[in-house]
Molecule: transfer RNA
Organism: Lodderomyces jiufengensis
RNA sequence: GAGUUGUUCGAUUAAGGGUAAAUCACAGAUCUUACACGUCUUAGCUAAUGGUUCGAAUCCAUUACGACUCA
Repeated sequence: GAGUUGUUCGAUUAAGGGUAAAUCACAGAUCUUACACGUCUUAGCUAAUGGUUCGAAUCCAUUACGACUCA
C1' cells in the first nucleotide's frame, strides 16, 4: 500500500429496515441488631460524519480504532 472483517450501557451478549433488549455489576428501597443473601425499583448505550428510505443499530460512502491475509 491492497483486500476481508469487527466497533451496541461499567462488563458479556441479542436485535437479519418499524417502541433499542437480556444477564451480571453500580445506585435506591425493603428485609436484618448489623452485614451478607433474598425481593422490588431506577439510571445508564448503537465509534464519528454524511447519504438512501415514510422510517436506519441494520443498507451505502468516508473517517477513527482493532484483528486477519497478501505485497